[in-house]
FMN riboswitch aptamer (RFN element), 135 nucleotides, folded computationally. Its Rfam family is "FMN riboswitch aptamer (RFN element)". Rfam describes the family as follows. The RFN element is a highly conserved domain that is found frequently in the 5'-untranslated regions of prokaryotic mRNAs that encode for flavin mononucleotide (FMN) biosynthesis and transport proteins. This element is a metabolite-dependent riboswitch that directly binds FMN in the absence of proteins. In Bacillus subtilis, the riboswitch most likely controls gene expression by causing premature transcription termination within the 5' untranslated region of the ribDEAHT operon and precluding access to the ribosome-binding site of ypaA mRNA.The FMN riboswitch structure, reported in present an FMN-bound six-stem junction, adopts a butterfly-like scaffold, stapled together by opposingly directed but nearly identically folded peripheral domains.
RNA sequence: UUUAUGCUUCGGGGCAGGGUGUGAUCCCCGACUGGCGGUAAAGUCCGCGAGCGUAAAUUCGCAUAAAUGCGAAUUUAUGCAGAUUUGGUGCGAUUCCAAAACCAACGGUUAAAGUCCGGAUGAAAGAAGCAGAUG
Numbered sequence: 001u002u003u004a005u006g007c008u009u010c011g012g013g014g015c016a017g018g019g020u021g022u023g024a025u026c027c028c029c030g031a032c033u034g035g036c037g038g039u040a041a042a043g044u045c046c047g048c049g050a051g052c053g054u055a056a057a058u059u060c061g062c063a064u065a066a067a068u069g070c071g072a073a074u075u076u077a078u079g080c081a082g083a084u085u086u087g088g089u090g091c092g093a094u095u096c097c098a099a100a101a102c103c104a105a106c107g108g109u110u111a112a113a114g115u116c117c118g119g120a121u122g123a124a125a126g127a128a129g130c131a132g133a134u135g
Stems, first nucleotide, its partner, number of pairs: 005131006017029003031115002033104002035048004043102002051080013084100005106118003
């Protein structure tokens, strides 16, 4: 100095104001927000993560005389899942600048939710730091 590996910490934001209504941060006007890696700096490009399913295995719980069935958790495999254009600068930008658009899991609710409540004081993509065999 490099590296297998181990440990620690960090790791998601947002309805002001108004309308209708018995009732809405859920409808309407309007307002606001933007995880991680890559790449000319990105919610919309290419990927990843969170989320929701399916199958199998394992464990636990409940029911049954039993076979077995149902439910939950974990692991593995697999499936589903959103949205951008125009102009400018430049060697180079769907990333910058200008303008106008668009999108946003699941469950819940006195009324339909990207923004409220909940799983979540969770988990993860990953980021930083410390230690560091061997060579």
The coordinates come from a structure-prediction model, not an experiment, and the mean pLDDT is 79.